RNA sequence: GCAUCAUCAAGAGUGGUGGAGGGAACUGCCCUGCGAAGCCCGACAACCUGCAGUGACUGCAAGGUGUUAAAUCAGUGAAAGAAAUUUCGAAGAUGAGAA
Numbered sequence: 001g002c003a004u005c006a007u008c009a010a011g012a013g014u015g016g017u018g019g020a021g022g023g024a025a026c027u028g029c030c031c032u033g034c035g036a037a038g039c040c041c042g043a044c045a046a047c048c049u050g051c052a053g054u055g056a057c058u059g060c061a062a063g064g065u066g067u068u069a070a071a072u073c074a075g076u077g078a079a080a081g082a083a084a085u086u087u088c089g090a091a092g093a094u095g096a097g098a099a
Stems, first nucleotide, its partner, number of pairs: 002097001004096005013041001015040003021031003025076004042068003047064002049061005072091001077088004
């Protein structure tokens, strides 16, 4: 990089450093000098992994990832509906992973 599969309304800091941006894109709406991103530490979770119980499955651990404002912050295309709204998708993210 990419076929495929699974998950995406739970959870997690009054820490250190840093010094102006951040929330994928667009439109909104937000967060941010009462300190953004990044980095370090901590924490959360349990996809892979290890161990135990024969397999399905369950439990424990936490080595590899991941995550740590707001539902993936909301909407974007389609369907239903008078509307509020609901459902399915697209796109995206994370993990596993064939050739």

Predicted 3D model of a 99-nucleotide RNA (SAM riboswitch aptamer (S box leader)). The sequence was found by an Rfam model in a public genome assembly.